[in-house]
RNA sequence: CUAUCAUCAAGAGCGGUGGAGAGAUUCGGCUCUGUGAAACCGCGGCAACCCCCGGAGCGCCGGAAAGGUGCCAAUUCCGACAGAGUUUCACACUCUGGGAGAUGAGCA
Numbered sequence: 001c002u003a004u005c006a007u008c009a010a011g012a013g014c015g016g017u018g019g020a021g022a023g024a025u026u027c028g029g030c031u032c033u034g035u036g037a038a039a040c041c042g043c044g045g046c047a048a049c050c051c052c053c054g055g056a057g058c059g060c061c062g063g064a065a066a067g068g069u070g071c072c073a074a075u076u077c078c079g080a081c082a083g084a085g086u087u088u089c090a091c092a093c094u095c096u097g098g099g100a101g102a103u104g105a106g107c108a
Stems, first nucleotide, its partner, number of pairs: 004105005013043005021032003026080004044072003049068002052063004076100001081097005
């Protein structure tokens, strides 16, 4: 880096450095931001994928949170691809799926 499997409507701060952007990419929106963005650092926290303990015997259930990760604005901020529903025709709206992305895990 590619592929595979699982999850993605919950949850979680205060400082320091920094000095204008950020919200993955492209587009359209809409938000956050000099009352200080991104990034990095310190301490703190949330959570429960691996690990650990117990039960089952399959791919699960329960527990714990020391260790490995991850995360700490807004549903992955919303939409853009498809199908169905709905609607005064349409627009809009709702649901489902796909694609892409993020995170974890074990292989190659």